Background:
Model confidence (mean pLDDT): 80 of 100. The RNA shown here (Lysine riboswitch aptamer) has 174 nucleotides and comes from uncultured Eubacterium sp. The organism belongs to Eubacterium, within Bacteria.

RNA sequence: AAGUAGAGGCGCGGCAAUCAUGAGUCACAUCCCCGAGGCCCUGACAGCCAACGACGAGAUGCAAAAGGGAACGCCGCCGAAGUGAAUCCGCCGGUCAGAACGGAUCCGCUGGGCCUGUAGUGAACAACUGCAGGACUGUCACCGGAAUGGGAAGAAUCCGGUGGAGUGCUACUU
Numbered sequence: 001a002a003g004u005a006g007a008g009g010c011g012c013g014g015c016a017a018u019c020a021u022g023a024g025u026c027a028c029a030u031c032c033c034c035g036a037g038g039c040c041c042u043g044a045c046a047g048c049c050a051a052c053g054a055c056g057a058g059a060u061g062c063a064a065a066a067g068g069g070a071a072c073g074c075c076g077c078c079g080a081a082g083u084g085a086a087u088c089c090g091c092c093g094g095u096c097a098g099a100a101c102g103g104a105u106c107c108g109c110u111g112g113g114c115c116u117g118u119a120g121u122g123a124a125c126a127a128c129u130g131c132a133g134g135a136c137u138g139u140c141a142c143c144g145g146a147a148u149g150g151g152a153a154g155a156a157u158c159c160g161g162u163g164g165a166g167u168g169c170u171a172c173u174u
Base pairs, nucleotide, nucleotide: 001174002173003172004171005170006169009078011077012076013075014074015073018070019069028061029060030059031058033056037049038048039047041098042097043096044095045094081110082109083108084107086105087104088103089102090101111137112136114134115133116132117131118130119129120128121127139164140163141162142161143160144159145158146157
């Protein structure tokens, strides 16, 4: 230098089903009030609905779903994974463009989980993500100490302190 295999622990991610939430909400139907605009995430064009009452509000009836979540199970793993920018593709949409969403490539950041604050997404006080802080934990380097033993040094073990980052660390092979 290359390859193989491992470790960190409330460890990471994915999948199906169940359950709760979503929600007595959206939509739909009827009645009533109002009285001129309304329809899509946004814009332009087009189209459609509307005084035979649109939009909006209320009452009654009926009545969801998705995303996200919990525990268990299974699968893949230890840059597991997450995230930011750029480019491309897909999706949405009547057409075009943008946004949002999904995927791919490349570059960058983050060792890990937890807690607190803050911003965003979200129905949510859940959860997730970004930023900042805090102790904890694993690992390596350096420094100091203890004991093993008649004495000294080193290695391994334990304790303490400081610092770094996973392109790291440990073991083995060539």
Its Rfam family is "Lysine riboswitch aptamer". Its family is annotated with lysine biosynthetic process in the Gene Ontology.